RNA sequence: GACAGGCAAUCUGGAGAGCGCCGGCAUUGAGUUCGGCCACCGAAGGGGCACGCGGAACAGCCAUUCCGUAAUCUCUCAGGUAAAAAGGACAGAGGGGCGAGGU
Numbered sequence: 001g002a003c004a005g006g007c008a009a010u011c012u013g014g015a016g017a018g019c020g021c022c023g024g025c026a027u028u029g030a031g032u033u034c035g036g037c038c039a040c041c042g043a044a045g046g047g048g049c050a051c052g053c054g055g056a057a058c059a060g061c062c063a064u065u066c067c068g069u070a071a072u073c074u075c076u077c078a079g080g081u082a083a084a085a086a087g088g089a090c091a092g093a094g095g096g097g098c099g100a101g102g103u
Base pairs, nucleotide, nucleotide: 002103003102006098007097010093011092012091013090018038020037021036022035023034024033025031039081040080041079045077046075047074048073052069053068054067055066056065057064
């Protein structure tokens, strides 16, 4: 100096499920307000799991036991459930930012 990868930011796209019921507070009215109850969703975050993979023990091998390890799977703690707003895993974009490493 270049390349690849990671993180955060910016822009774009981005699903699902109740305009639920009761009470309080506030307002002329209008709540993205507070509490409770029931029913739902999975794609912030979080928890869990192996037949697979890696390791260890035993061990000639097989088998057995133990440990570790994942997700868009699963749980539904959290979050969310008319439209709008906000959020949103993930994907794309541009040439920039970050810090320690890799080639």
Predicted 3D model of a 103-nucleotide RNA (Glycine riboswitch aptamer) from Nitrosospira sp. The sequence was found by an Rfam model in a public genome assembly. The coordinates come from a structure-prediction model, not an experiment, and the mean pLDDT is 77.